[in-house]
RNA sequence: CCGUGCUCCACGGGGACGUAGCGGAUCUCUCGACCCGAACGCUUAUGCGGGGUGCAGAGCCUGCUGUGAGGCUUUUGAGGAGUAUGGAUGCGGAAUAUUUUCCGUUGAUAUUACAGUUUCUUUCGGCGAAAGCAGUCGAACCGUGUCAGAGCAGGAAUGCAGCAGCACUAAGAUUCAACUUUCGGGUGAUUGAAUUCUGUAAAGGAGGAAGGUAUGAAGUUGAAAUAUUUUUUCAUUUGUCGAUAGGCAGAGGCACGG
Numbered sequence: 001c002c003g004u005g006c007u008c009c010a011c012g013g014g015g016a017c018g019u020a021g022c023g024g025a026u027c028u029c030u031c032g033a034c035c036c037g038a039a040c041g042c043u044u045a046u047g048c049g050g051g052g053u054g055c056a057g058a059g060c061c062u063g064c065u066g067u068g069a070g071g072c073u074u075u076u077g078a079g080g081a082g083u084a085u086g087g088a089u090g091c092g093g094a095a096u097a098u099u100u101u102c103c104g105u106u107g108a109u110a111u112u113a114c115a116g117u118u119u120c121u122u123u124c125g126g127c128g129a130a131a132g133c134a135g136u137c138g139a140a141c142c143g144u145g146u147c148a149g150a151g152c153a154g155g156a157a158u159g160c161a162g163c164a165g166c167a168c169u170a171a172g173a174u175u176c177a178a179c180u181u182u183c184g185g186g187u188g189a190u191u192g193a194a195u196u197c198u199g200u201a202a203a204g205g206a207g208g209a210a211g212g213u214a215u216g217a218a219g220u221u222g223a224a225a226u227a228u229u230u231u232u233u234c235a236u237u238u239g240u241c242g243a244u245a246g247g248c249a250g251a252g253g254c255a256c257g258g
Base pairs, nucleotide, nucleotide: 001258002257003256004255005254006253009054010053011052012030013029014028015027016026020043021042022041023040034051035050036049037048061250062249063248064247065246070241071240072239076235077234078233079232080231081230082229083227084226085225090220091219095215096214097213098212099211100210101209102208103207111202112201113200114199115198116197118194119193120192123189124188125187127184128183129182130181131180132179134175135174136173137172143168144167145166146165151160152159153158
């Protein structure tokens, strides 16, 4: 110097949170980061348990340099949002003033009584629909009963199957006055209640209604602005930690064989 094996060691790191502190876990940044398990392990520490891979002139370790993501922090400024104060504007239209028109002694507003209308409610109906109840019909063979004739079995007695006919029913079809139940409405009457409106009457005797204009209460809407206020974003600035690409230097185990 070369080859082989083993081992040290390596198989990520940073920031925030958290902690007396260090790891792990969580969130996050970075350049890709061996797998599994339990969330816990440790005290100057850079995790614990199990497995796997690589390797010592190398993708390992130490120092310097360099780029510097990102986090935390200080100062200043600007903006957004919230909160508090604020009360512009719009809506609203009680009331007052004025004016115009109309109604009113052939009787106004307000009041009372009666009737009607409308709505809700109680009870009884009417009409319509459906179902029930009820009636009728309903099977060429393949449903039931009875089955002439004919048929089959038998020596016979007799037995068997069974068409047509007749009768009955199934599925189904149809009718249905009344009755029962359910439902429906441009349905009738009725009990009770309520508000408006209309009409009539009574008493009484002078006001009443609407529109325009001006002012405008209650209520509602909630602009600008303000702030030793809260929170957040961006920019600037101070300090700090700092992943990582790259560069330089150093260190660089134990064996066996050539």